SAM riboswitch aptamer (S box leader) from an Alphaproteobacteria bacterium, 103 nucleotides, folded computationally. Model confidence (mean pLDDT): 85 of 100. It was read from a public genome assembly, where an Rfam model found it.
RNA sequence: UAACCAUAAAGAUCGACUGAGGGACUGGCCCUGUGACGUCGUGGCAACCGGUCCCCCAGACCAAAGUGCUAAUUCCUGCAGUGCACGAACUGAAAGAUGGUUG
Numbered sequence: 001u002a003a004c005c006a007u008a009a010a011g012a013u014c015g016a017c018u019g020a021g022g023g024a025c026u027g028g029c030c031c032u033g034u035g036a037c038g039u040c041g042u043g044g045c046a047a048c049c050g051g052u053c054c055c056c057c058a059g060a061c062c063a064a065a066g067u068g069c070u071a072a073u074u075c076c077u078g079c080a081g082u083g084c085a086c087g088a089a090c091u092g093a094a095a096g097a098u099g100g101u102u103g
Stems, first nucleotide, its partner, number of pairs: 001103007014041004021031003025078001027076002043070003048066001050062004074095001079092004
């Protein structure tokens, strides 16, 4: 970095440094000098990989190591369908994120 597969309405501390934007993008709506975002430290959450039981699948437990995450459903939305007050809402995609496998 490409493809494929899986998952996502739950959950998650306190500091230091920095200093103005940030929440991927669009449009909204939010967070933010009462210091956001980012980096580091320290914890924590979770259970994709991993270990044990089982040994077909599935499920249960563990959590040192590899990841990941630690505002809001992936914050909502975008495209299509159902619905229709051409509202709400719901469903499925698309896009993005994380993990694993193969190149």